[in-house]
RNA sequence: GCCUCCAUAGCUCAGCUGGUAGAGCAUUCCACUCGUAAUGGAAAGGUCACCGGUUCAAAUCCGGUUGGAGGCUCCA
Numbered sequence: 001g002c003c004u005c006c007a008u009a010g011c012u013c014a015g016c017u018g019g020u021a022g023a024g025c026a027u028u029c030c031a032c033u034c035g036u037a038a039u040g041g042a043a044a045g046g047u048c049a050c051c052g053g054u055u056c057a058a059a060u061c062c063g064g065u066u067g068g069a070g071g072c073u074c075c076a
Stems, first nucleotide, its partner, number of pairs: 001072007010025004019056001027043005049065005
């Protein structure tokens, strides 16, 4: 230098064909219990890495940028 993959909630990750963004854990509250844990319920939590394009509509498609992982090539 080139190629491939990854970037979504605090953490780990889903999201099929473009059509209202989700789960588990963690946090807060409630129930249960003599009490705690466990369990059950609820709530809060998101610029879907960034910029631009296509589209009535983009996390999803296209181009570029940044960061991460892996592979390849050249020079010495």